[in-house]
Context: one part of a larger RNA
Order: sequence, then C1' cells, then structure tokens
RNA sequence: UUGGGCCUAAAGCGUCCGUAGCCGGUCCAGUAAGUCCCUGCUUAAAUCCUACGGCUUAACCGUAGGACUGGCAGGGAUACUGCUGGACUUGGGACCGGGAGAGGGCGGGGGUACUCCAGGGGUAGCGGUGAAAUGCGUUGAUCCCUGGAGGACCACCUAUGGCGAAGGCACCCGCCUGGAACGGGUCCGACGGUGAGGGACGAAAGCCGGGGGCGCAAACCGGAUUAGAUACCCGGGUAGUCCCGGCCGUAAACUCUGCGGACUAGGUGUCGCCUGGGCUUCGGGCCCAGGCGGUGCCGAAGGGAAGCCGUUAAGUCCGCCGCCUGGGGAGUACGGUCGCAAGGCUGAAACUU
Repeated sequence: UUGGGCCUAAAGCGUCCGUAGCCGGUCCAGUAAGUCCCUGCUUAAAUCCUACGGCUUAACCGUAGGACUGGCAGGGAUACUGCUGGACUUGGGACCGGGAGAGGGCGGGGGUACUCCAGGGGUAGCGGUGAAAUGCGUUGAUCCCUGGAGGACCACCUAUGGCGAAGGCACCCGCCUGGAACGGGUCCGACGGUGAGGGACGAAAGCCGGGGGCGCAAACCGGAUUAGAUACCCGGGUAGUCCCGGCCGUAAACUCUGCGGACUAGGUGUCGCCUGGGCUUCGGGCCCAGGCGGUGCCGAAGGGAAGCCGUUAAGUCCGCCGCCUGGGGAGUACGGUCGCAAGGCUGAAACUU
C1' cells in the first nucleotide's frame, strides 16, 4: 500500500524491437454484453434508521415500517464503451522526387609525427627536474642530412555544427547498406500507442583462441621526495591498448529528466529541405522573407522548496510501461539463473540508529 511521488531530496530499465495485456481517429447501420430505468423474487435473525410502546429515566428491550449491499428473472432506454457489418482520411504505412549527413560494413589509397635499422656529417655531453638522481653516451650518444622498416593515429578544416535508438561515429576514394527531414498527396485504409515476460544492440576494462606490438602504459623494478611514501615527480617496463573470431553485459550507459499524442506568448542564433523576392563572377553562388523539421540561447503565462524549467516543459491533459517508501547492515547473505572466469541479474533478514 487509500494515496503521494521519481532533474538535484528515495525513485526513469543503458537503448531499441516486440508477445500477452491495457489504451484507441471520423461517419452510418445493426446488436444490446457493459451502462441506465422499472417490476418481481431474494439478500435468516441480530446490527443501522424512523415511529410507537415497556422497565421511575437512560443504557437496554419489544412491535411495526424502512434503509443498506449484492444476486436472479422479466420488461424497457441506446448517449457512451464493447461486438458485428459498411464507409472515410486527418493517425500510421507504402510509393515517387531532388537534396543533407564523422549513420553502419567491407576493400583500396595517403599524410605528419614517433620508434628502430643502415649510411654520411659531427664531438662531449644528452636527458630529466622545483632541484636532482637513477638512465643514455668516446664500442661515438644528443644534434643535422639521406635511405629503409614498422605499428599506432588522423592536426588544421572543427563549430555554440552534423548523423545515429542508445553505446557511439572524423584523413581520402570506391562498393554494399540502414535511418531521418523536406516536397508531391499517387496507393493502402486505423493497419495505431505502450509494452509484463522475451529478443537484439550495447563505451572502457576484463576473459578465450590466433595475429600484431611504434608510442603509451596498470602490475613490477629503479631514482627522488618524505618521519615513512607500497603515492604524487623522474628513468625503465609487462599485460593491455591495435587486428580477426568468440565471450562478458557493466558505467556519472547523464539531459542524473521513460515512450507516444494533444493543447498553451514571443524574441534570437544555427543546420537541412521547400516556396517567394533581390543580387550574380552564373556555380550545388550570395542576401532577405515565409513554411516544415532538427539543434542552442533568452524569456509571457504557468509550474517549482529553490536552483531553475518554460512549444526540445520540469506548464495543461490523455494512454501505457518502469521505479521509490528513513540511514547503516547491503547491492551483502542465501537460493535461483547466466558466464570459461572475473562476475552479472534477481535480492533479503537479524542487528543497529
């Protein structure tokens, strides 16, 4: 446990797809299950209400009537819901058109830096820090030049920008491929919304098999610092970071704000498409206004404990799901289930305050 809530107090599942369920646009007809009305029967007594009566009164008691709640049957009503049939186009979907985009997968190509190797030049230091030392260097380092190899990464453009359901996505080109916006209004004709279970995707780290390994770098080893220094700083350095295949399934997976729909002032920037106008070096060009869709900022009303939110709501409503109920114990134990493991999911209690 009626109820009140979930941006920051406890509370939105990491995200999407979707089963059952719940919810459902406009019009017509039928039906009458829900719904409403009437009648009858029933709903033991006591209890409750009203009237009258009995104990001196009251409590209590008696008599009569009524009420309450539910059920069954019959008759009636048809606005709403349901069911059946028919119709519609605004919701939704399909199709067509020209555009935008780091959306995804695969392949190819490139660039700077870095490290290493070889050769040439060159000499006594380099490196590092707060200062040093460890370290590297006369077996010639650092530095300069030439050539080669390798792996990782992708400066500027870059944005308050774009794309994606989320995680996330950025050198260039090609192939394959998903989605959205805009415009048309050709087709379907409510086909929709949400979504318990379920399924798929899911950063980093981690795990298994195979490859790769420049730089960086948990662990680890040194040098410093310090009272100590299992750190911060410095020199090294292995997993790992990278690729292919398979697991894991977590996160401050954050907008700490579930999804869908409707309604409720504006102003301003920016991205995409469309329409109209102006300019034009005519190009996929530039500028202005309007419409639609995204993404920001500021703000009416309103909301909020406030911070703040405010047509991208945290406003006003509807539908559906998830979740919360003092702190600690504890996301622990036990059980179940998943996993190779690490561990994940589910998830208490005693006790304490």
Notes:
Predicted 3D model of a 353-nucleotide part of an RNA (small-subunit ribosomal RNA, central domain) from Methanothermococcus sp. SCGC AD-155-E23. It matches the Rfam family "Archaeal small subunit ribosomal RNA".